RNA sequence: AGAGUUUGAUCCUAGCUCAGGGUGAACGCUGGCAGCGUGGAUGAGGCAUGCAAGUCGAAUGGGUUUAGACCCAUGGCAGACGAGGUAGGAACACGUAGGUAAUCUCCCCCAAAGUCAGGGAUAACCCGGCGAAAGUCGGAGUAAUACUUGAUGGUCUGACGACCAGUUCGCUGGACGUUAGUAAAGAUUUAUCGCUUUGGGAAGAGCCUGCGGGCUAUCAGCUAGAUGGUAGGGUAACGGCCUACCAUGGCUAUGACAGCUAGGGGAGGUGAGAGCCUGACCCCCACCGAUGGAACUGCGACACGGUCCAUACUCCUACGGGAGGCCGCAGUCGAGAAUCAUCCGCAAUGGGCGAAAGCCUGACGGUGCGACGCUGCGUGGUGGAUGAAGUCCUUCGGGACGUAAACACCUUUUAUGAGGGAGGAAGUUUAUUGACGUUACCUCAUGAAUAAGGGGCUCCCAAUUCUGUGCCAGCAGGAGCGGUAACACAGAAGCCCCAAGCGUUACCCGGAUUUACUGGGCGUAAAGGGUGCGUAGGCGGUUAUAUUAGUCAGCUGUUAAACCUUCAGGCUCAACCUGAAGCUCGCAGCUGAAACGGUAUAACUUUGGAGGUGUGAGAGGUUGAGGGAACUCUCGGUGUAGAGGUGAAAUUCGUUGAUAUCGAGGGGAACACCAAAAGCGAAGGCACUCAACUGGCACACACUCGACGCUGAGGCACGAAAGCGUGGGUAGCGAACGGGAUUAGAUACCCCGGUAGUCCACGCCCUAAACGUUGUCCGCUGGCUUUUUCGGGAAUCGACCCCCGGAGAGGCGAAGCUAACGCGUUAAGCGGACCGCCUGGGUAGUACGAGCGCAAGCUUAAAACUCAAAGGAAUAGACGGGGGCUCGCACAAGCGGUGGAGCGCGGGGCUUAAUUCGUCGCUAAGCGAAAAACCUUACCGAGGCUAGAAACCAUACUGCACGCUCUCCGAAAGGAGGGAAGCCUUCGAGGGUGUAUGGCAGGUGAUGCAUGGCCGUCGUCAGUUCGUGGCUUGAGCUGUUCCCUUAAGUGGGGAAACGAACGCAACCCUUGUUGCCUGUUACAUGUGUCAGGCGAGACUGCUCCCUCACGGGAGAGGAAGGUGAGGAUGACGCCAGGUCAGCAUGUCCCUAGAUGCCUCGGGCUGCACCCACGCUACAAUGGGACGUACAACGGGCCGCGAAGCCGUAAAGUGGAGCAAAUCCUUAUAAAACGUUCCUCAGUUCGGAUUGUGGUCUGCAACUCGACCACAUGAAGCCGGAAUCGCUAGUAAUCGCGAAUCAGCACGUCGCGGUGAAUACGUUCCCGAGCCUUGUACUUACCGCCCGUCAACACAAGGGAGCCGGGAGUGCCCGAAGUACUGCCUUGCGCAGUCCUACGGCAAGUUCGGUAACAAGGUGUAAGUCGUAACAAGG
Repeated sequence: AGAGUUUGAUCCUAGCUCAGGGUGAACGCUGGCAGCGUGGAUGAGGCAUGCAAGUCGAAUGGGUUUAGACCCAUGGCAGACGAGGUAGGAACACGUAGGUAAUCUCCCCCAAAGUCAGGGAUAACCCGGCGAAAGUCGGAGUAAUACUUGAUGGUCUGACGACCAGUUCGCUGGACGUUAGUAAAGAUUUAUCGCUUUGGGAAGAGCCUGCGGGCUAUCAGCUAGAUGGUAGGGUAACGGCCUACCAUGGCUAUGACAGCUAGGGGAGGUGAGAGCCUGACCCCCACCGAUGGAACUGCGACACGGUCCAUACUCCUACGGGAGGCCGCAGUCGAGAAUCAUCCGCAAUGGGCGAAAGCCUGACGGUGCGACGCUGCGUGGUGGAUGAAGUCCUUCGGGACGUAAACACCUUUUAUGAGGGAGGAAGUUUAUUGACGUUACCUCAUGAAUAAGGGGCUCCCAAUUCUGUGCCAGCAGGAGCGGUAACACAGAAGCCCCAAGCGUUACCCGGAUUUACUGGGCGUAAAGGGUGCGUAGGCGGUUAUAUUAGUCAGCUGUUAAACCUUCAGGCUCAACCUGAAGCUCGCAGCUGAAACGGUAUAACUUUGGAGGUGUGAGAGGUUGAGGGAACUCUCGGUGUAGAGGUGAAAUUCGUUGAUAUCGAGGGGAACACCAAAAGCGAAGGCACUCAACUGGCACACACUCGACGCUGAGGCACGAAAGCGUGGGUAGCGAACGGGAUUAGAUACCCCGGUAGUCCACGCCCUAAACGUUGUCCGCUGGCUUUUUCGGGAAUCGACCCCCGGAGAGGCGAAGCUAACGCGUUAAGCGGACCGCCUGGGUAGUACGAGCGCAAGCUUAAAACUCAAAGGAAUAGACGGGGGCUCGCACAAGCGGUGGAGCGCGGGGCUUAAUUCGUCGCUAAGCGAAAAACCUUACCGAGGCUAGAAACCAUACUGCACGCUCUCCGAAAGGAGGGAAGCCUUCGAGGGUGUAUGGCAGGUGAUGCAUGGCCGUCGUCAGUUCGUGGCUUGAGCUGUUCCCUUAAGUGGGGAAACGAACGCAACCCUUGUUGCCUGUUACAUGUGUCAGGCGAGACUGCUCCCUCACGGGAGAGGAAGGUGAGGAUGACGCCAGGUCAGCAUGUCCCUAGAUGCCUCGGGCUGCACCCACGCUACAAUGGGACGUACAACGGGCCGCGAAGCCGUAAAGUGGAGCAAAUCCUUAUAAAACGUUCCUCAGUUCGGAUUGUGGUCUGCAACUCGACCACAUGAAGCCGGAAUCGCUAGUAAUCGCGAAUCAGCACGUCGCGGUGAAUACGUUCCCGAGCCUUGUACUUACCGCCCGUCAACACAAGGGAGCCGGGAGUGCCCGAAGUACUGCCUUGCGCAGUCCUACGGCAAGUUCGGUAACAAGGUGUAAGUCGUAACAAGG
């Protein structure tokens, strides 16, 4: 000192979270010792038991005892201290500084004076009575330092008189005179202790005052003893402290009054500091003592362990009555997350009493318990590699735990035992005296012996692997992990951190400059009040003089101690303790200074402001009058069938005459052109013309005043539209409403109507995106340009134009600012003054309360709860029912199809034992499959095999290699049995084969979302990037944009870019023209028409036009012309696209009743149906018959197979020739052409289906092949919505070949024959490219996202009511007690009065709890309805 978290990425804003420190803590796991501290924070809840305040015989009486002594009582002092607690209290309670001339003080100290003479009682004790007890009554009798009468008396008190000193003129102090009044107690013995009066001191206490420190204004007014006076009472003392009378004051926005909370301070925690938080232990002060009230005694109390009364609670009781107060020390119950011993001692320190000894002392000194905290120590040290065993990991080689252990040597802190052993202790003379304490400390002994855990390891944040689990279980402070390879869960191993502790939770400070004084902001992120006028307040021009509550300086006093800091010292160190110094930031007093500020006085005007004179512009305001256009209504004329309205329509109006048109009249509202980026106004706002009244502004002059100013909390005024009240008015428009359309719906958009309203007058309302989203005022800081208006100059006849100076309104921009966008003399720049406002999002501008309002509502304005974001600007993409430009058989123009039929083939579905599997928009569906009868084959049924059908290794055996053949069973596989032949060899072995065993095989089983490879698609579209440089805070941009051009990011020009890469093009193949060479074969035997090879040719080269260039257009030549045509070639990437079933491959799974392997049979061909791709057709541009021509690519030895013969044919026979330019396929290639028949029909079209008979392949054509012949002759007459291909040798049409293949082709891949039509053009559909724009999208529009309803949960508000608490008011009652009054029986009396606690009655007020019900809010993987917003979001 920072870090994580909003985004695809970026910068900013902003909140949340973390790392640090702390605690009187608690909880979890763990736990060796010592020292010093610390420990009921919650119920100021209740308490059993013991102890915590007594002492004095040197004040006194009595009882008792052998004595010492003890006990009871009177009396004195103490008990008001100490100890405890923090309930109350927001206050002179506390802190600080002062005052007391307005006071008191037992004990102590100093000083002065005195201490005389009497008297009457009473307790204890004794006797008697009552009572359970507590206690109490009567009688007799007694003492005192108890009580009391008198005397004396002063420097004591009061009054009066006069003197001195001080004085704040109130008075005070001192000394004097006169007069009145008030004292005393003794004890014991010889020295003191007491007692009385007075003065002073010390110390303590009372009272008063200034200043200081909580929250709330959703508490704004409070107050009757209230403020003051006079008199009296009361007190130690001032005082409304109390009473009577008089006056009507007093406090408050600098926060009165009220509510809530709280003991205050020294200090403590944190922090760089300023601050913020806290008030344990220790010290000071205050207050309290079960709750409330009261007084008595006393120096002191309204009294913790005293009294009286009341109340609640507890206890005793003989029921009549009594007793009690742990917030003292221990202890107990309760409540709580939670806090100790019913310990020892008065040895020390301190306190009370006493002359003293001494007694008392739960104050205190100690010990115990608790890791509660701080500090220190230890749990061993040295050596020890075969790097043991074991565990974990592994690429299987090894690596890690790890010198760690074992083992060897050493040490003994600590623990244990034994011995020694303090200080704390000083007395008062001696003597005696230690709770702690078998202590600390020292010495010795034994023996590594008695002693390590907790948390963490994705990032923040130091530290990683394996296994298990599979959005499950779980983790988590935040971000976030977990859906089969989890460094994030759980376990293990390893590692990291701290260590007798380690973590967690709670709370405080910090980080947080996140309330900003130090030290923030407000155009768009939260934030400028709608606007002005103006009160308080804040701030204030120039000069001079005087002064000094601010300010500055010096000195003095105080700021308790402890704490803190530094230094030094004492416990072995440290913690801890002690000493010294510093600090104590404040307050008060005194002295001084006079710059600034204040105050007072006098002036000033270059300069603020106001006034004056003159001029000027203007939709500034109010009122009145006038005007024309349009609209609408009424009347009349002309005129006839429509008009109106829309995307298209309809509702509507019109033959009772509309619309249209002309004329006349009525009405209301608004003012075209001028008109503008203009003008005016404080804002809202203001527009026909004229008049009246009226506000403000600017300029010029520098005439008057002389700082009179700026801002402005409250306050007052104004304040669009809508709305409200009353009364008018109402042409047009037009919420609501009615109707017509649109639509899935349409309570909308569109149309036809239409009421409030819009208009006027008066009165309310008071809000707006009231926006420049930018408060007002003043000063300063480069400019250019436009415009409105005023003045001056120059010029002109006069103006305009031009130049200069102001005041407004705009644009662009220096510097600067800004997160960026942008602002930029009209600042969002640089400064000053004042005001308003902000502090994460939602809840919410909502609830409650209050004020205002007729209402609507407005103003002020939260919380619970919830989220980790919500936002601003900019960037790259993607997208848009945004824009511009441009391509593509994309549309259009054409030609031919598909969709209808039958059939073929594939897919879905259904069926099935199985109908194996994959592929599913484009980019699946004649696809994998370039051939399912068996095989294939993965599916089903059945029968079999099990280290396996095939592979490798090791070991053993084998000399019969394997194999062949025969018989039996069987569907086969297979099983059983027999037979024949029968290896090589150097004779060791080796190789091979088979069998057996062990390792292992095998799997078309899963995962294409674990993968490789390959492929599809966008797309043969023209794009995709990089280096260096430049720009930007940055993402990123530039380059690649722009202009021209191209098929092309093709080329050129320009340009903060310059270059480069992958793509494009070219290089490659085929083809078209031609030269040369070669010649198996072909043919006509020397030729090139054929084949191969090597070349040429085309490059916008040439001409013209356009052009800067690149290039384009036209033309010539040429076989070919602008890429000649076709092919191969597929950038960065996208689709978690496809394929684990082609292959390879990680992981998982199966392995003997197998998911492996073999075999036979079946299935993949199954058929109500739907879809894709094809074939054949529906016919005459055709069909049949006959005749006549012309190809190319290919293939061929288990092959192609000729001629000939036979068969109607498929085919058969035959075998020539040919490993092929030779032979065969191959022939008649088909369409074509010629002739002829058919003549428009379900046909001489069409050929499905079916029957019969055949041919061929093949172990085998039943399921399930192809072909032939004869017979049969279905649907179909050109195909709905929709949809496909094609731009030239193309479409269309015709046949041929090949692969696969035993056989099987309407499919596929090729080949040639014949051979068109059309393209105006780019509006539209689809796709694509470039630039730009908007965006709330980035999983990227198949996106995002809103609201109601339904479900569950949560918190808060309202609420008929119900319950409880607080504070008061009025009235009733009125204990104890003080004061007062009265009485007589003079007492511890009685009666009464005032006041009052508790209690009661009544009406309110406030806070809280609970609640039917209704409403809203928030949250929640996959509910309903719609589509509001984000793109012009339609």
Small-subunit ribosomal RNA from an uncultured organism, 1434 nucleotides, folded computationally.
It matches the Rfam family "Bacterial small subunit ribosomal RNA". Rfam links the family to the GO terms structural constituent of ribosome and ribosome.
The sequence is in RNAcentral, with records from ENA, Greengenes and SILVA.